[in-house]
């Protein structure tokens, strides 16, 4: 790094270092010196694996390895339906998580 399966309209932020950019790409829109990314501590949300527990399960717990805590993956992005348009729906792709292979 690639591959396959599952998710992705919930749902959770103070502190501290630093000092300018960020929100994957494109384009919109948007966060941001009342201090972004990014890093460190502490909390916190989740329940994909495992562990345990149980009425044996589309449950529960939150030990353990992982993820996450700004906008729905912030919206679109191909193909199509609906429609006067506006805008709305379904699908594809892209990405991201996780487990499993290579």
């Nucleotide at each position: 790094u690639u591959c396959u399966u599952a998710u992705c309209c919930a749902g959770a932020g103070a502190g501290g270092u630093g000092g300018a950019g960020g929100g994957a790409c494109u384009g919109g829109c948007c966060c941001u010196u009342a201090g972004a990314u990014a890093c460190c501590u502490c909390a916190g949300c989740a329940a994909c694996a495992g562990a345990c527990u149980u009425u044996a399960u589309u449950a529960g717990u939150a030990c353990u390895g992982u993820g996450c805590u700004a906008a729905u993956u912030c919206c679109a992005g191909u193909a199509g339906u609906u429609u006067a348009a506006a805008a709305a729906c379904u699908u594809g792709g892209a990405g991201a998580u996780a487990a499993g292979a290579a």